[in-house]
RNA sequence: CUCUUAUCACGAGAGACGGAGGGAAUUGGCCCGAUGAAGUCCGGCAACCACUUUACAUCCCGGUAAAGUACAGGUGCUAAAUCCAACAGGUUUUCCUGAAAGAUAAGGC
Numbered sequence: 001c002u003c004u005u006a007u008c009a010c011g012a013g014a015g016a017c018g019g020a021g022g023g024a025a026u027u028g029g030c031c032c033g034a035u036g037a038a039g040u041c042c043g044g045c046a047a048c049c050a051c052u053u054u055a056c057a058u059c060c061c062g063g064u065a066a067a068g069u070a071c072a073g074g075u076g077c078u079a080a081a082u083c084c085a086a087c088a089g090g091u092u093u094u095c096c097u098g099a100a101a102g103a104u105a106a107g108g109c
Base pairs, nucleotide, nucleotide: 002108003107004106005105006104007103008102013042015041016040017039021032022031023030026086027085028084029083043078044077045076048074049073050069051068052067053066054065055064056063082101087098088097089096090095
């Protein structure tokens, strides 16, 4: 970089440094920000990997499912649904479903 699978309405600081921007990209909205943005550190959240137990299956290795744990480790996350819309279908002055794109994890090339 690309492919596959799963998840994306829950949760998470009134800390330190820092100084003006930020919410992925384009367009249009709507927001956050000197009562302090981005970024760094610490803290925290979660439970994908991990770990424990049980059941099933099994010659072994290994596997599947359910429940649980967060002590150690690999990541991730820590305003608003992935902030909302853009495409398609349904419904009609609005809402619903799906797709696309994106993010994260695990695996493959």